[in-house]
RNA sequence: UUGUAUAGGAGAAAAAGCCUUCGUAUAUCCUUAGGAAUAUGGCCUAAGAGUCUCUACCGGAUGACCGAGAAUCAUCUGACUAUGAAGCAGAUUCUGUUAUGC
Numbered sequence: 001u002u003g004u005a006u007a008g009g010a011g012a013a014a015a016a017g018c019c020u021u022c023g024u025a026u027a028u029c030c031u032u033a034g035g036a037a038u039a040u041g042g043c044c045u046a047a048g049a050g051u052c053u054c055u056a057c058c059g060g061a062u063g064a065c066c067g068a069g070a071a072u073c074a075u076c077u078g079a080c081u082a083u084g085a086a087g088c089a090g091a092u093u094c095u096g097u098u099a100u101g102c
Stems, first nucleotide, its partner, number of pairs: 003102006010095004017088001019087007026056001030048006041066002050057001058078007
């Protein structure tokens, strides 16, 4: 100096995966039919529509309203699903480097 083996350490790339945050979609919204409850109540079922979109289309709280009729309304709050990004994590791979043995 080169090769090789083992061990350590450094740098780079990175599959799967987890959870979190943010963006986009959708407004957890709208329309219709049938049925149900009735102030201790205000729902259930089905269909449609909305999304470059699968799914979902509801829960809770507060207030109003309905004086017995069949119809709800407002505000606040909570997601889920699809997709993208960031963070997390990291099998594995690659490149130097250090020590030791041969």
Molecule: Purine riboswitch aptamer
Organism: Halalkalibacter oceani